[in-house]
Formats: sequence, structure tokens, C1' cells
RNA sequence: AAAAAAAUGAAAGCGCCUGGACUCGCCUGGGCGAGUUGACGAGGACUGGGGAGCAUCGAGCAUUCGGCGGAUACCCCACGGUCGGCCACGACCGAGAGCGGCCCGGCAAAUCCGGCCGGUGACGGCCGGGACAAGACGGGCCUGGUGGCCGGGU
Repeated sequence: AAAAAAAUGAAAGCGCCUGGACUCGCCUGGGCGAGUUGACGAGGACUGGGGAGCAUCGAGCAUUCGGCGGAUACCCCACGGUCGGCCACGACCGAGAGCGGCCCGGCAAAUCCGGCCGGUGACGGCCGGGACAAGACGGGCCUGGUGGCCGGGU
């Protein structure tokens, strides 16, 4: 340096299971053992640190019940940006650095239908078909601080 093998990591609307529900086996009034299940996608970190903990949006109508852990929402601080320049404070944001109002544009998977594979089973995995969101987001118009000093226009 190359090759081979093994182990670990991989995930963040994610992981887990002491309850519940369900399946199989055994004994059979009830237990024991072994299992299954436990949220459908969209969107979200795009500066760092800390904190807290039912953290956005809709689809669907099912135990998608219940719980635990985590986490990109959120809060605080620092740094940075915008509000004509600088400083202080303030508001809003995060290098794509403006909140809000109105208008336009704007995208899913499951469910469902058809089929395949694995499992005694609960159930798991996969392929094909045809749909349907909201918010984010993009565009247009409107809309944007106070004080001090300064600059510019008239």
C1' cells in the first nucleotide's frame, strides 16, 4: 500500500416496551411459556453554547390505546443580518438573515384496489394501479422603530 473476513455505527415524527390488545403451545374455571402489534406521510438543524420537555402540519378513523427515552419546534445568552450610516436600546430574523395582510402558484404517503414473498398463526416485508391535504415554500402588491450624532434630497 492493496485485498479478504469479522465487529460496531447507520435511524430523529425517530427508537423502545414493565401495561393493554392479539397469536401459538401446554395444563385447563385461571395460569405458565414463547411470540406479534404498538402513527400515514409533508415539513423541520443549514452560527455557536445552554435550558426546558404531551414540539409543527395535515391525511386517516384503526388500540394511530397507554407509557418511557430522544429530537431539528420553543426559550435564554453570545455572534451576525435588516429597519439610510454609526452608537445604545427595541423588533424581526440566521448568511437564502421581515413580521403581518390580501391575491396567485404549490408538493405526500398510508388508507383503497390488484398481486408476490416469509410465518402454524397474530403479523411482517415488497411490487404495481389510481387518487386526495395542510402548513412550509415560491411570486406579486401593501406594509417597517425610538433617542443621539451624522449623511443625502428639496

About this RNA: This is a predicted structure of a 154-nucleotide RNA (glmS glucosamine-6-phosphate activated ribozyme aptamer) from Clostridiales bacterium UBA8153. Model confidence (mean pLDDT): 80 of 100. NCBI's taxonomy places the organism under Bacteria, Bacillati, Bacillota, Clostridia, Eubacteriales. Its Rfam family is "glmS glucosamine-6-phosphate activated ribozyme aptamer". Gene Ontology terms of the family: catalytic activity and regulation of gene expression. It is annotated as a riboswitch.